[in-house]
Record summary
Two RNAs folded together computationally: RNase P RNA and transfer RNA, 419 nucleotides in total.

RNA sequence: GGAGUCGGCCAGGCAAUCGCUGUCUCUACCGGGGCAGAGGAAAGUCCGGGCUCCUUCGGACAGGGCGCCAGGUAACGCCUGGAGGGCGCGAGCCCAUGGAAAGUGCCACAGAAAACAGACCGCCGGGCCUGUCCCGGUAAGGGUGAAAAGGUGCGGUAAGAGCGCACCGCGCGGCUGGCAACAGUCCGCGGCACGGCAAACCCCGCCCGGAGCAAGACCAAAUAGGGGAGCAGAUCCGCCGGUUCCGAGCGGGCUCCCGGGUAGGUUGCUCGAGGCGGCCGGUGACGGCCGUCGCAGAUGAAUGAUUGCCCUCGACAGAACCCGGCUUAUUGCCGGCUCCGGCU
RNA sequence: GGGCGAUUAGCUCAGCGGUAGAGCGCUGCACUCACAUUGCAGAGGUCACUGGUUCGAAACCAGUAUCGCCCACCA
Repeated sequence: GGAGUCGGCCAGGCAAUCGCUGUCUCUACCGGGGCAGAGGAAAGUCCGGGCUCCUUCGGACAGGGCGCCAGGUAACGCCUGGAGGGCGCGAGCCCAUGGAAAGUGCCACAGAAAACAGACCGCCGGGCCUGUCCCGGUAAGGGUGAAAAGGUGCGGUAAGAGCGCACCGCGCGGCUGGCAACAGUCCGCGGCACGGCAAACCCCGCCCGGAGCAAGACCAAAUAGGGGAGCAGAUCCGCCGGUUCCGAGCGGGCUCCCGGGUAGGUUGCUCGAGGCGGCCGGUGACGGCCGUCGCAGAUGAAUGAUUGCCCUCGACAGAACCCGGCUUAUUGCCGGCUCCGGCU
Repeated sequence: GGGCGAUUAGCUCAGCGGUAGAGCGCUGCACUCACAUUGCAGAGGUCACUGGUUCGAAACCAGUAUCGCCCACCA
C1' cells in the first nucleotide's frame, strides 16, 4: 500500500426572524415570558411480554409453536458461553443440530437392482441338442444414478466373497475428563447388526385460552329499541371470534341481514423490566449496590420555513398504548485482528 | 394505528416435490365473393423477487416487494 474480517461511534453545526405542539409562570384577562419537542431503525408487524376486556373454571381429544448442552431474562423462536458438523490459507463466519434398529410413506429419469436386496455385461463350474443355449456359483471388475449395501492390503478359492487375518472406519459396553452436550481411543466385545428424506406424515420432550388502545371506562347529543331470515322454546339454548365432547358455574333467549341516529369531549397517555456515571460479582450475556437526571404525548394529527456564516456538503427515513428482540433500508468515521505485496 | 388475504401466459384461473396446463384472447392456414362461426396448426412463462431444505422447489420453510379487504360510537 492492497484485500478481507470483527467491534464501536455519529446522524451537519451555530446565530437571527416568523410560525406549530405540550407544560410552567406573570397578568390590568387583551396578552406576555421561560423551558422542552422523533429514530437507530420511529419501518416490516416476524416473535416475546406488560396493560385492558371476554367464564383465561376442570378434564379429554384435536390445533399451533419450539427442538445439541449449560446459563441469562419478565418472557422469547432472542442473547451469552460451550459441544458437534461445514466453509475459508487465515482473522473469522454459517448451521430448524432430538429420533430413520416405533411405525407408515416417497426416492422421477436412467439402471439388472432404489432397500426383507438383486444379477444386464463379465468371471467360474457343470450339462448336452455345441449355442446369440440351459442349470448353478459369485459380487472382486464394467456400466447407470444425487445415492448401489464398509475401505486398503495379504491369505484363501473353481471363480469369488469379512470367508479368515492386519490396519483404518463403524456399533455396543466399561473406564477417564466434563454439571452437561460430548470428547479421549485407555480396555473389552461384535465381522458389520442392513442408504437418504422428519422445512413428508409421525414419535419423544417442553411451551401455548382468545382478542387487541379503533382494547376498555365515563360524559354529552340524536333516533324508529323499526322490518326480515334462521336456531331453540327448558331432557332446550347461550356464555370463544380459528374445533369437538364431558363436567362445574352463570343467564333465559341467541345469531345474521336490511335499516335509524351521532361523527363531540374526557380518560386510558406516558416514571418505565427508564437513562447516565461509579464500584463489586461473572469468561460473557447479565446481575447487585450507591449516586444522579426528569427525557415528545399530537388527535386532521406539532417538531417547520426564510436568511447569514462555517465544514468533511449531509444517507435511510417521521412517534400514535408501552417495552425486550429479530429482520429489512442506510451516510460517514474510528479501532483491533488476518492474508498478500513492496521498501528499510 | 391494528387485523387478514393474494401474487402462475395479454385476461380469468387449475396445478400429489419429478417435462408448467385449461378457457378466452393473439398469429397463420383452410372454409366464404367477403365477414362471423367452425376446423387444423402455432407462438406466448424470470411460476413477483432473494435465500434455505432437498438428488430435484411453482409447490415446503424464512425474508422482501406490490396489490386488495376488514375494524368508530349509540339505541
Model confidence (mean pLDDT): 80 of 100. It holds a member of the Rfam family "Bacterial RNase P class A". From the family's description: Ribonuclease P (RNase P) is a ubiquitous endoribonuclease, found in archaea, bacteria and eukarya as well as chloroplasts and mitochondria. By type it is a ribozyme.